[in-house]
RNA sequence: GGGGCCGUAGCUCAAUUGGGAGAGCACCGCGUUUGCAACGCGGGGGUUGCCAGUUCGAACCUGGUCGGCUCCA
Repeated sequence: GGGGCCGUAGCUCAAUUGGGAGAGCACCGCGUUUGCAACGCGGGGGUUGCCAGUUCGAACCUGGUCGGCUCCA
């Protein structure tokens, strides 16, 4: 330098290939307990790496760019 894959909540990941952004753990509150843990109920938290384009509508399609892994040179 070129090819492939990946980037979504604090962490690990989903979203059935264009139409409601979600789960588990973590965090906060309440209940249970003498207290802690565990358990139950409820809650907060995201411009889907970034910038543009296409579209009525983009996490999803297109271009560019940044970062990580990997292969080739």